[in-house]
Context: one part of a larger RNA
RNA sequence: CUAUGGUUAAGGAACUCGGCAAAUUGCGUCCGUAACCUCGGGAGAAGGACGACUCCAAUAGGGUGACGGCCCUUAGCGGCCCGAGCUCGAAGGAGUGGCACAGACCAGGGGGAAGCGACUGUUUACUAAAAACACAGCAGCGUGCGAAGCCGCAAGGCCAUGUAUACGCUGUGACGCCUGCCCGGUGCUGGAAGGUUACGGGGAAAGGUUAGCCCUAGGGCGAAGCUUUGAACCUAAGCCCCAGUAAACGGCGGCCGUAACUAUAACGGUCCUAAGGUAGCGAAAUUCCUUGUCGGGUAAGUUCCGACCUGCACGAAUGGCGUAACGACUUCCCUACUGUCUCAACCAUAGACCCA
Numbered sequence: 001c002u003a004u005g006g007u008u009a010a011g012g013a014a015c016u017c018g019g020c021a022a023a024u025u026g027c028g029u030c031c032g033u034a035a036c037c038u039c040g041g042g043a044g045a046a047g048g049a050c051g052a053c054u055c056c057a058a059u060a061g062g063g064u065g066a067c068g069g070c071c072c073u074u075a076g077c078g079g080c081c082c083g084a085g086c087u088c089g090a091a092g093g094a095g096u097g098g099c100a101c102a103g104a105c106c107a108g109g110g111g112g113a114a115g116c117g118a119c120u121g122u123u124u125a126c127u128a129a130a131a132a133c134a135c136a137g138c139a140g141c142g143u144g145c146g147a148a149g150c151c152g153c154a155a156g157g158c159c160a161u162g163u164a165u166a167c168g169c170u171g172u173g174a175c176g177c178c179u180g181c182c183c184g185g186u187g188c189u190g191g192a193a194g195g196u197u198a199c200g201g202g203g204a205a206a207g208g209u210u211a212g213c214c215c216u217a218g219g220g221c222g223a224a225g226c227u228u229u230g231a232a233c234c235u236a237a238g239c240c241c242c243a244g245u246a247a248a249c250g251g252c253g254g255c256c257g258u259a260a261c262u263a264u265a266a267c268g269g270u271c272c273u274a275a276g277g278u279a280g281c282g283a284a285a286u287u288c289c290u291u292g293u294c295g296g297g298u299a300a301g302u303u304c305c306g307a308c309c310u311g312c313a314c315g316a317a318u319g320g321c322g323u324a325a326c327g328a329c330u331u332c333c334c335u336a337c338u339g340u341c342u343c344a345a346c347c348a349u350a351g352a353c354c355c356a
Stems, first nucleotide, its partner, number of pairs: 001351008010342002014340001019337001027051005036041001038174001052096005061088004068081004072076001097101001109335007116327002121133002137172007149158003175322004180252003185249002187245005194240003200234002205229005212221003253271005280314001281311001292308005
């Protein structure tokens, strides 16, 4: 010096991102116990007192219950009495010893406020345990049974030896109060019309070939058949089109003026839109400007709590706002406590290191 333990004057978080680590607390009995609350809780809330040993004392009382005795319309594994022995054991009084009596070990620190998630649970085996996942509850969609969905080429199987109070998928996430407006876009559902449209049907028409015919040599025309193309017309879903649907994906404005101080604008005008954000909340796990402004807490507070609303860029099941209980979650404060610190010292053990 390092590591692991231990002790420490005075102070007591001044340390630090942060009380990280350590310390405090710790058991039993009795007393006592707030806000809030879903009346279950909160609660071991908080905060106190007592605790050893001896005697009274073989305490009161409880458990078990031997031996013995009594009873009988039932003679029993029946009922009753006595109560030995063993065992558990308060509460009270009087005293005794120690620095210390839950004497060592073991063995919750507590409280207040806020955020998030209701809760118990689950998770990144080996850097993340959480506010993430799940959850009961809620809602939507699909599915009538050889169900939908899923696996498989199929046979077959799961669902399910179930049957809409069932099963599958999706979202939300206890509970309380609620969940506004928009169907223009995208999606989904429905729609006997109309437009467009494939394969297929259809076969107008055109080309190739050539028996034959024409022509002076070169060449031209050309039936049937075969063959290569192939128009009109008929023809489904889809798309276009018409509706519905937002707890489907999603979206939810701008400018100007106006009240007898000023300021502001209940009010008016105008443009655009499918509709212009309702309730509730709001510098928020969301606020850039920003350490916003005011209040509280501190001597002093970029954090915290309560308000305000100018919401850069909250907002209603991609749920909104509350919420008792719960949390090895996150933030702030208080108390107790301490070597975290002021500021370091000493002790023990193991090493490093030095000497032999």
This is a predicted structure of a 356-nucleotide part of an RNA (large-subunit ribosomal RNA, domain IV) from an Acidimicrobiia bacterium. The sequence was found in a public genome assembly. It matches the Rfam family "Bacterial large subunit ribosomal RNA". Gene Ontology terms of the family: structural constituent of ribosome and ribosome. The literature on the family includes a 2001 paper in Science by Yusupov et al., "Crystal structure of the ribosome at 5.5 A resolution". Its mean pLDDT, the model's own confidence on a scale to 100, is 89.